Record summary:
The prediction has a mean pLDDT of 80. A computed fold for a 75-nucleotide RNA from a Candidatus Martarchaeota archaeon, annotated as transfer RNA. Rfam family: tRNA. Its family is annotated with triplet codon-amino acid adaptor activity in the Gene Ontology. The sequence is in RNAcentral, with records from ENA. Taxonomically the source falls in Thermoproteota (Archaea, Thermoproteati).

RNA sequence: GGAUCUGUAGCACAACUUGGAUAGUGUAUUCGGCUUCGGACCGAAAGGUUGCGGGUUCAAAUCCCGCCAGAUCCG
Numbered sequence: 001g002g003a004u005c006u007g008u009a010g011c012a013c014a015a016c017u018u019g020g021a022u023a024g025u026g027u028a029u030u031c032g033g034c035u036u037c038g039g040a041c042c043g044a045a046a047g048g049u050u051g052c053g054g055g056u057u058c059a060a061a062u063c064c065c066g067c068c069a070g071a072u073c074c075g
Stems, first nucleotide, its partner, number of pairs: 001074007010027004020058001029045005051067005
């Protein structure tokens, strides 16, 4: 330098194939319940410019282009 893949909550992932309505799940965190206390368990809450910028569209996490970061392979 080239090809492919990945990037979504603190962390690990789903939703992308076939564009659609408030982007979900687990875990962690906080609060409450339970408990002598703690853990476990039960309930609830908060937490996301979906890597960045632009484009297409009535509508983009999803499609297109560029860029950034990482992984693998080739040279």